A computed fold for a 368-nucleotide RNA from Flavihumibacter sp., annotated as Bacterial RNase P class A.
Taxonomically the source falls in Flavihumibacter (Bacteria, Pseudomonadati, Bacteroidota, Chitinophagia).
It matches the Rfam family "Bacterial RNase P class A". The family's RNA type in Rfam is ribozyme.
It is recorded under the gene name rnpB.
The prediction has a mean pLDDT of 76.
The RNAcentral record of the sequence draws on ENA.

RNA sequence: CCUUCCCUCCGGGCUAUCGCGCGCGGUUUUCCGCUCGAGGAAAGUCCGGACAGCACAGGGCAAUACACCGGCUAACGGCCGGGCUGCAGGCAACUGCAGACAGACAGUGCCACAGAAAAUAACUACCCCUUCGGGGGAAAAGGUGAAAAUGUGGGGUAAGAGCCCACGGUCAGCGGCAGCAAUGCAGCUGGCGGGUAAACCUUGUAUGCUGAAAUGCCAUGUAUACCGGUGGUUGAGGGCGGCCCGCCCGAUGCCGCAAGGCAACGCCGGAGGGUAGGCAGCUAGAGUGUUGCAGUAAUGCCGCACCGAGAUAAAUGAUAGCCACUGCGCAGGCAGUACAGAAUCCGGCUUACAGGAGGGAAGAUUUU
Numbered sequence: 001c002c003u004u005c006c007c008u009c010c011g012g013g014c015u016a017u018c019g020c021g022c023g024c025g026g027u028u029u030u031c032c033g034c035u036c037g038a039g040g041a042a043a044g045u046c047c048g049g050a051c052a053g054c055a056c057a058g059g060g061c062a063a064u065a066c067a068c069c070g071g072c073u074a075a076c077g078g079c080c081g082g083g084c085u086g087c088a089g090g091c092a093a094c095u096g097c098a099g100a101c102a103g104a105c106a107g108u109g110c111c112a113c114a115g116a117a118a119a120u121a122a123c124u125a126c127c128c129c130u131u132c133g134g135g136g137g138a139a140a141a142g143g144u145g146a147a148a149a150u151g152u153g154g155g156g157u158a159a160g161a162g163c164c165c166a167c168g169g170u171c172a173g174c175g176g177c178a179g180c181a182a183u184g185c186a187g188c189u190g191g192c193g194g195g196u197a198a199a200c201c202u203u204g205u206a207u208g209c210u211g212a213a214a215u216g217c218c219a220u221g222u223a224u225a226c227c228g229g230u231g232g233u234u235g236a237g238g239g240c241g242g243c244c245c246g247c248c249c250g251a252u253g254c255c256g257c258a259a260g261g262c263a264a265c266g267c268c269g270g271a272g273g274g275u276a277g278g279c280a281g282c283u284a285g286a287g288u289g290u291u292g293c294a295g296u297a298a299u300g301c302c303g304c305a306c307c308g309a310g311a312u313a314a315a316u317g318a319u320a321g322c323c324a325c326u327g328c329g330c331a332g333g334c335a336g337u338a339c340a341g342a343a344u345c346c347g348g349c350u351u352a353c354a355g356g357a358g359g360g361a362a363g364a365u366u367u368u
Stems, first nucleotide, its partner, number of pairs: 002363009012323007020037002023034004039339001043350002046348005051211004058245004063207005068082005083101001084099006102202002107200002109196003123142002126137004150168006169192006176185003215280004226270006237249004252263004287306004292301003324337005
C1' cells in the first nucleotide's frame, strides 16, 4: 500500500432573487423590517419513562418479561468495566469476536439416521471349555456415530477391567489465600455415563389501564322532548387489568288496609335533534456546547456560554451561480450526489443508506 470483517463520526455549504410559516418590532386598512424554520435515522411502534386522566382493598391462581458480578442512569430487555465459556490468530504472553452465561443432584420428556447397543450393551476380533451344536469370561483392540462407560503409561491376568500404582482430567463438599463480587490459585476427602431447559419445568426479581384524537377551559345551540323493557335498598346495575374469593359505590315521593297505581329516579335499548368553533396542552428541557475536577470507563459535579420548527389539512420551497465530494477525460469540461420529511416530548434498540473521514483485528505483498 491492497483485500476481508467489526466499530465510531459526518452525510452537504455559501451568495443573490422570488415565494411560504411561527415569533418580535413598527404601522394600525394594508404593508415594511429582523431572528429562526425537517433527521441520524424524523422510519418501525420494539423497550423504558416524563406528563395527563381513571382506579387503588386485599388474598390466591394465571399470564408476560428478565436472569454471571459490579457500576452508570429518571428508568430499561440500554450503556461501561470485570469474570467465565466458546471460536479465530499466535511458540507463548496476549489480542479480536460472540454469548438467549440462574438451575440437569426436584421431576417429566427428547437425542433422528447409522450402529450390537444411546445405558438392563456385545457386531468383528480376544481368552477358556467343547460331544463342534454350542457354553462361559471380558469391554482393553477395531467398526458405526455429534456423542459408546474419565485419559495416558506401567503392573497384573487365561484374556481383561480403577483390579493395583504413577501422572492427569472433571464434578461435589470442606476449609486456606487474593478479590466488593462473579471468580482464580494451591490442598484434603469422596465420586465419575453424557447432552438438551430460544423442551415442559424449578428458583429468584418485576409487572394497574389508557394515550396528546390523553386531558383541561371557554363559547354556541336544539327538544329540561318521545317510545319500549326492567328494577325497588331483602340490592337492578356499576367498579377493583384476565379468572376465583373478597371488598367498595349504588336509584323516592304521594295515594291505598293490602295487592297495587301515579309521577320521578337507576340500568339496558330504540327513534330523533343540535354541535364538529376557539384557547391551553405546544416546546426553556432528566436541554445543547465547553474549560476544569473525580473516575479504567460509562458517567457525575462546579463554572461559563447558548436558546437553534411548533404547523393544524398541515409552512420549512423554487431558480441561478460558486464551493465540497464521486466517476469519466490529457485538458477545457461533462454527468451525478444516498436513505429519506417533524406533529406531546425525552433515553435506548432495530431497520435503510451514494459518498467521505477515523480506529481495531486478520490475511497477503513489498521494503528495511